[in-house]
RNA sequence: CUUCGAUAAUAGCAAACCUCUCGAAAGAUAGGGACGCAAAGCCACGGGCCUAAUGUGUUAGUAUACGCAAUGGUGGCCGGGUUGCCGAA
Numbered sequence: 001c002u003u004c005g006a007u008a009a010u011a012g013c014a015a016a017c018c019u020c021u022c023g024a025a026a027g028a029u030a031g032g033g034a035c036g037c038a039a040a041g042c043c044a045c046g047g048g049c050c051u052a053a054u055g056u057g058u059u060a061g062u063a064u065a066c067g068c069a070a071u072g073g074u075g076g077c078c079g080g081g082u083u084g085c086c087g088a089a
Base pairs, nucleotide, nucleotide: 002089003088004087005086012037013036017032018031019030021028022027035076041082042081043080045079046078047077048074049073050072054069055068056067057066058065
């Protein structure tokens, strides 16, 4: 330096759920809490998935309802980029 993740060891993160706050929602921050994670550190470039404020179409007397579409979100969905601990080769 590259690849790999058996064996440990030093650490680390934190699912569901609950509470506060933000948000139209999905969801996010903080606190509690641990399902798990060899990058479950960081990044929305590609794909997937979620939501639909807003726009538009349909129905309808109006509302409502339904469909389509991210500019919203998800990095703990996958790929990719990038930075790391330990050990083995």